[in-house]
RNA sequence: GGGGCUGUAGCUCAGCUGGCUAGAGCGUCUGGUUCGCAAUCAGAAGGUCGGGGGUUCAAUUCCCCCCAGCUCCA
Numbered sequence: 001g002g003g004g005c006u007g008u009a010g011c012u013c014a015g016c017u018g019g020c021u022a023g024a025g026c027g028u029c030u031g032g033u034u035c036g037c038a039a040u041c042a043g044a045a046g047g048u049c050g051g052g053g054g055u056u057c058a059a060u061u062c063c064c065c066c067c068a069g070c071u072c073c074a
Stems, first nucleotide, its partner, number of pairs: 001073007010026004019057001028044005050066005
């Protein structure tokens, strides 16, 4: 320098043949049960979907550029 993969909640990830309001588990917080803790049950908070631009009535999803990580070739 060139190719490929990945980037979504605090963590691990799903969703990505465009359209319900963006989800799960763990974690955090609140409450119940307990003398208390753990466990368990109920509920809640938490996201510019890596950044920017484009296409579209509509983009996490398609296209382009950039950034970061991993990897292959030279």
Molecule: transfer RNA
Organism: Candidatus Peribacteria bacterium RIFOXYB1_FULL_54_35